A computed fold for a 73-nucleotide RNA from a Candidatus Omnitrophota bacterium, annotated as transfer RNA. It matches the Rfam family "tRNA". Rfam classes the family as a transfer RNA. The sequence was found in a public genome assembly. Model confidence (mean pLDDT): 83 of 100.
[in-house]
RNA sequence: GGGCCGGUAGUUCAGUUGGUAGAACGCUUCGUUCGCAAUGAAGAGGUCAGGAGUUCGACUCUCCUCCGGUCCA
Numbered sequence: 001g002g003g004c005c006g007g008u009a010g011u012u013c014a015g016u017u018g019g020u021a022g023a024a025c026g027c028u029u030c031g032u033u034c035g036c037a038a039u040g041a042a043g044a045g046g047u048c049a050g051g052a053g054u055u056c057g058a059c060u061c062u063c064c065u066c067c068g069g070u071c072c073a
Base pairs, nucleotide, nucleotide: 001072002071003070004069005068006067007066010025011024012023013022019056027043028042029041030040031039032038049065050064051063052062053061
């Protein structure tokens, strides 16, 4: 330098033809307990790596850039 894969909640990751952003764990509050653990209920938390374009509408399609992994040279 080039090819491929990936970047989404604090963490690990889903998101299947473009149409309201989700799960598990974690965190907060409440119930059960003398208390803790466990368990149940509710809740908070996201500029979907950044920018531009296409579209009525983009996590999703196109282009550029950044970061990580891997392969080739």